[in-house]
RNA sequence: GGGCUCGUGGCGCAGUUGGUAGCGCGCCUCCAUGGCAUGGAGGAGGCCGGGGGUUCAAAUCCCCCCGAGUCCA
Numbered sequence: 001g002g003g004c005u006c007g008u009g010g011c012g013c014a015g016u017u018g019g020u021a022g023c024g025c026g027c028c029u030c031c032a033u034g035g036c037a038u039g040g041a042g043g044a045g046g047c048c049g050g051g052g053g054u055u056c057a058a059a060u061c062c063c064c065c066c067g068a069g070u071c072c073a
Stems, first nucleotide, its partner, number of pairs: 001072007010025004019056001027043006049065005
C1' cells in the first nucleotide's frame, strides 16, 4: 500500500428480503427467606463508530473517513 471481516445499551451478541432495535449476563425496585445465595415479578439504560447520499422511510443500500482483526505485498 491492497483484499476481506467487523464496529449495535456496562459486557458478550442477534437483527443484513430497507418500515421507527431485541436476547443473555450485569444494574435498580418489589415479593418469598432471619440473612446470603437461589427463584419470581417489574423497571432503567443504546437511535445502531463519524460524515454525506439514495428513499416516503436506512442499523440494514451507496460513497468517504476513523478504529479493530486477518490475509497478501
A computed fold for a 73-nucleotide RNA from a Candidatus Moraniibacteriota bacterium, annotated as transfer RNA.
The source organism's lineage runs through Bacteria, Bacteria candidate phyla and Candidatus Moraniibacteriota.
It matches the Rfam family "tRNA". Rfam links the family to the GO term triplet codon-amino acid adaptor activity. Rfam classes the family as a transfer RNA.
Model confidence (mean pLDDT): 82 of 100.